[in-house]
RNA sequence: GGCCUCGUAGCAUAACUGAAUAGUGCACCACAUUACGGCUGUGGAGGUUGAAGGUUUGAAUCCUUCCGAGGUCA
Numbered sequence: 001g002g003c004c005u006c007g008u009a010g011c012a013u014a015a016c017u018g019a020a021u022a023g024u025g026c027a028c029c030a031c032a033u034u035a036c037g038g039c040u041g042u043g044g045a046g047g048u049u050g051a052a053g054g055u056u057u058g059a060a061u062c063c064u065u066c067c068g069a070g071g072u073c074a
Stems, first nucleotide, its partner, number of pairs: 001073007010026004019057001028044005050066005
């Protein structure tokens, strides 16, 4: 340098071929429980889906460029 795959919450991951309020676990916060803590239970907060454009009535999803990570070829 060419090609391929990936990028979603603090971490890990889902979203089936474009349509529903972007969901789940851990972690975090509050409450209950406990002598206190842990465990357990209930509830809550946290995402402008790597960035910028485009297509579309509608984009995490399709297209382009860029950034980052990994793989492969030379």
The RNA shown here (transfer RNA) has 74 nucleotides and comes from a bacterium. The prediction has a mean pLDDT of 80. The RNAcentral record of the sequence draws on ENA and Rfam. Its Rfam family is "tRNA". Rfam links the family to the GO term triplet codon-amino acid adaptor activity. It is annotated as a transfer RNA. From the family's description: Transfer RNA (tRNA) molecules are approximately 80 nucleotides in length. The same sequence occurs in records of 5 taxa.